[in-house]
RNA sequence: GGGCCCUUAGCUCAAUGGUCAGAGCAGGGGACUCAUAAUCCCUUGGUUGGAGGUUCAACUCCUCCAGGGCCCA
Numbered sequence: 001g002g003g004c005c006c007u008u009a010g011c012u013c014a015a016u017g018g019u020c021a022g023a024g025c026a027g028g029g030g031a032c033u034c035a036u037a038a039u040c041c042c043u044u045g046g047u048u049g050g051a052g053g054u055u056c057a058a059c060u061c062c063u064c065c066a067g068g069g070c071c072c073a
Stems, first nucleotide, its partner, number of pairs: 001072007010025004018056001027043005049065005
């Protein structure tokens, strides 16, 4: 330098272009227990990497940029 892929909650990941983007773990509160752990219940948490575009409608499609990974040279 070229090609391909990834970026969504604090972490790991879901979500067919169509209602208000969800789950597990973590965090907070509670139940249980003599107590702790485990378990159970409730709950907080989002600029879907950034900027544009297409569309009635975008996490999803297109372009550029940023960061990261793999391969080739």

Transfer RNA from a Planctomycetales bacterium, 73 nucleotides, folded computationally. Rfam family: tRNA. By type it is a transfer RNA. From the family's description: Transfer RNA (tRNA) molecules are approximately 80 nucleotides in length. Taxonomically the source falls in Planctomycetales (Bacteria, Pseudomonadati, Planctomycetota, Planctomycetia).